[in-house]
Molecule: transfer RNA
Organism: uncultured Bacilli bacterium
RNA sequence: GGACCUUUAGCUCAAUUGGUUAGAGCAUCCGGCUCAUAACCGGGCGGUUGUAGGUUCGAGUCCUACAAGGUCCA
Numbered sequence: 001g002g003a004c005c006u007u008u009a010g011c012u013c014a015a016u017u018g019g020u021u022a023g024a025g026c027a028u029c030c031g032g033c034u035c036a037u038a039a040c041c042g043g044g045c046g047g048u049u050g051u052a053g054g055u056u057c058g059a060g061u062c063c064u065a066c067a068a069g070g071u072c073c074a
Stems, first nucleotide, its partner, number of pairs: 001073007010026004019057001028044005050066005
């Protein structure tokens, strides 16, 4: 220098080849259970979908640029 992959909640990840409210587990908080703790059960909280634009009636999803991380080639 070139090609490709990844980026969504504090962490790990889903989201039907664009569709009507963006979810799960863990963590955290509250409660139940227990003599008590853990486990278990119920509930709550948590999001600028990396950033900026574009396409569209509608974008996490498609297109472009950039950023960060990774793999390969030179």